Predicted 3D model of a 350-nucleotide part of an RNA (small-subunit ribosomal RNA, central domain) from a mine metagenome.
Context: one part of a larger RNA
């Protein structure tokens, strides 16, 4: 330059956005840089065509000749790529009528249940467990009603159910906000796809200041268990789980399956729309959009299985893999307060 791969064998960046690159709809004209052609000029050594030779022969090697890749000038061609002009409206996009949603942020509210607190009733257990024991409890525990406080989390509704680009979103109600879908041929007129580097957003745990701290709970202490038992069980119980405000940057961050684009048979079901049937009552039937299951034909897979929401059939860009083991480790380089992350080998070994 090149092959052949990434669902699970090695392999899709966790997610987006986006600048340089790359790739780019329909019609017309121009130009000819690319691209195809004709001439002439250069065009070295090998290499390759032919021809002679040299090693006994081939391989190899030595002479002649010829093409020629590239490169100039020059002359032509005008389909396709590019450039320049002008049009389009299907691609994007945008008004405009409407529709669903746990999408985001803020502020206020809200009940059940746990647990402390304080009273009242009562008087010996409770609590735990396979069995028990540590624990609690005559200083009145546990039950039982009354008041009262505090933080966290939202039962039923809830589904194969919605929203979100991923992480992820769930109690109500208002405020502020993002995206999505149908219908409309009313605007704009290729404004589009991707995307190295950049940038941003990212579960949980964890780190830094403040603040809270009911349950729950790494660590710790203690009861059992056992041969130990640095555990599973059990009493308790600190970070931390929560808020703010700043870092971290990682995951089985999975559909283990990159993003857009077009195309290729049915069937079911489910969300939210649009049109039409019918009775005319939300209810049924059809067709048709977008999202979401399941099954399956082709076709694909080494098998499993994918199967219009591809893993089929084609294009455009991007990332990534090139045997196990050493190793996502050492160095160095960037980042971070650390913790550690990123980017990455060699030796040597099978």
């Nucleotide at each position: 330059c090149u092959g052949g791969g990434c669902g699970u064998a090695a392999a899709g960046c966790g997610c987006a956005c986006g600048c340089a690159g790359g790739c780019g709809g329909u019609c017309u004209g121009g130009u000819c840089a690319g691209u195809c052609u004709g001439u002439g000029g250069g065009g070295a050594c090998a290499g390759g065509g032919c021809c002679c030779g040299g090693c006994u022969u081939a391989a190899c090697c030595g002479g002649g000749u010829c093409a020629g890749g590239c490169u100039c000038a020059u002359g032509g061609a005008a389909a396709c790529u590019g450039c320049c002009a002008g049009a389009c409206u299907u691609g994007a996009g945008g008004g405009c009528u409407u529709c669903a949603g746990a999408g985001g942020g803020a502020u206020g509210g809200g009940g059940a249940a746990u647990u402390c607190c304080g009273g009242g009733u009562g008087g010996a257990g409770u609590g735990g467990u396979g069995a028990a024991a540590u624990g609690c409890g005559u200083a009145g525990a546990g039950a039982u009603c009354c008041g009262g406080a505090a933080g966290a989390a939202c039962a039923c509704c809830a589904a194969a159910g919605g929203c979100g680009a991923a992480g992820g979103c769930a109690c109500c109600a208002u405020c502020c906000u993002g995206g999505g879908a149908a219908g409309u041929u009313c605007c704009u007129g290729a404004c589009g796809c991707u995307c190295g580097g950049g940038u941003g957003c990212g579960a949980a745990a964890g780190c830094c200041a403040g603040g809270g701290g009911a349950g729950c709970g790494a660590a710790c202490g203690g009861g059992a268990u056992u041969a130990g038992a640095u555990a599973c069980c059990c009493c308790g119980g600190u970070a931390g789980u929560c808020c703010u405000g700043g870092c971290c940057g990682u995951a089985a961050a999975c559909g283990a399956u990159g993003a857009c684009c077009a195309c290729u048979a049915g069937a079911u079901g489910u969300g939210c729309g649009g049109g039409g049937g019918a009775u005319c009552g939300a209810c049924c039937c059809c067709c048709u959009g977008c999202g979401u299951g399941u099954c399956g034909c082709a076709g694909u897979u080494u098998a499993c299985a994918c199967g219009c929401u591809a893993a089929g059939u084609g294009g455009u860009c991007c990332g990534c893999c090139u045997g196990g083991g050493g190793a996502g480790u050492a160095c160095g380089g960037u980042c971070g307060c650390a913790a550690g992350a990123u980017u990455a080998a060699a030796a040597c070994u099978c």
About this RNA:
Its mean pLDDT, the model's own confidence on a scale to 100, is 89.